[in-house]
Context: one part of a larger RNA
RNA sequence: UUGGGUUUAAAGGGUACGUAGGCGGCCUAUUAAGUCAGUGGUGAAAUCCUGCAGCUCAACUGUAGAGGUGCCAUUGAUACUGGUUGGCUUGAGUACUGUUAAGGUAGGCGGAAUUGAUGGUGUAGCGGUGAAAUGCAUAGAUACCAUCAGGAACACCGAUUGCGAAGGCAGCUUACUGGGCAGUAACUGACGCUAAGGUACGAAAGCGUGGGGAGCGAACAGGAUUAGAUACCCUGGUAGUCCACGCCGUAAACUAUGAUCACUCGCUGUUGGCCGGUAUAGGUCAGUGGCCAAGCGAAAGCGUUAAGUGAUCCACCUGGGGAGUACGACCGCAAGGUUGAAACUC
Numbered sequence: 001u002u003g004g005g006u007u008u009a010a011a012g013g014g015u016a017c018g019u020a021g022g023c024g025g026c027c028u029a030u031u032a033a034g035u036c037a038g039u040g041g042u043g044a045a046a047u048c049c050u051g052c053a054g055c056u057c058a059a060c061u062g063u064a065g066a067g068g069u070g071c072c073a074u075u076g077a078u079a080c081u082g083g084u085u086g087g088c089u090u091g092a093g094u095a096c097u098g099u100u101a102a103g104g105u106a107g108g109c110g111g112a113a114u115u116g117a118u119g120g121u122g123u124a125g126c127g128g129u130g131a132a133a134u135g136c137a138u139a140g141a142u143a144c145c146a147u148c149a150g151g152a153a154c155a156c157c158g159a160u161u162g163c164g165a166a167g168g169c170a171g172c173u174u175a176c177u178g179g180g181c182a183g184u185a186a187c188u189g190a191c192g193c194u195a196a197g198g199u200a201c202g203a204a205a206g207c208g209u210g211g212g213g214a215g216c217g218a219a220c221a222g223g224a225u226u227a228g229a230u231a232c233c234c235u236g237g238u239a240g241u242c243c244a245c246g247c248c249g250u251a252a253a254c255u256a257u258g259a260u261c262a263c264u265c266g267c268u269g270u271u272g273g274c275c276g277g278u279a280u281a282g283g284u285c286a287g288u289g290g291c292c293a294a295g296c297g298a299a300a301g302c303g304u305u306a307a308g309u310g311a312u313c314c315a316c317c318u319g320g321g322g323a324g325u326a327c328g329a330c331c332g333c334a335a336g337g338u339u340g341a342a343a344c345u346c
Base pairs, nucleotide, nucleotide: 004317005316006315007300008299012314014201015200016199017198021194022193023192025088026087027086029084030083031082033081034080035077036076037075038074039073040072041071042070049065050064051063052062053061054060091191092188093187094186095184096183097182098181099180100179103177104176105175106174107173108172109171110154115149116148117147118146119145120144121143125136126135162169163168206247207246208245209244210243211242215241216240220236221235222234223233258313259312260311261310262309263308266291267290268289269288270287271286272285273284274283275282295302296301319346320345321344328339329338330337331336
């Protein structure tokens, strides 16, 4: 490199948008670049192949022919691909009318609970565990009541639910804002698909500056346990967790399953529309679950939401270790990230 692969054996990029590139619906005309056919030139000789001939044969040699996938020119063909022309509506988009949801951003408000403060009632314990102790408490704790403060998270509803490209999103409400779906078939008329580089977004932890700090809680301290116990358990507790702005750019970023399109038995639930009917069935479109025919698969299993049957484009894999390491480069404040070997060894 080819071939073969990528749910779990090595292998789908974290996700989207999009540049180049690749690929691309139906009809008409034209062109003849690709494509196909004919002809001419060239394609040195030797070699190779075939016939004949010469050394007694053969090797070897001589001679004639064939071949020479290629290149150039020229004459044609026009189905397909490409270019150009005109048209079409089913792909794609727009419009209008509805509808839908924890989609996003900013603000306001709410109640329960924890903690703390103040006041009151009240007295000797509380707390914690397998059992204890550290700890708190006569300077009045725990418990109960009232008031106040502050931060964080939103019980029930709640679901096999919904929304979002992914990460993710849940009290109520307001403003702004993105999307999906259905119906109508009015408009545009292939405007499409994919996407190397690139750009944007991207949990948690972490970093910078400034706030905030109730609960929880790496580190740390103490008490236990134990042979030891740098742990599991307990009492405390700093960063952090929260907010604003700016970085980081990684995760079992998982459906371990790239995107788009077409086709291929059924049964059953559920979400949002529409048609129909109205005590209800049923049909259809778009999602989301379960079980399965064929088929696929090493099997487990997948099975119209495919891992089935095909098409286009991208990404990635090629024995284990060394190693996601070294070196270099790029990015970053740093932590580190991205790219990414070899020797050697089995």
A computed fold for a 346-nucleotide part of an RNA from an uncultured prokaryote, annotated as small-subunit ribosomal RNA, central domain.
RNAcentral holds the full RNA, with entries from ENA.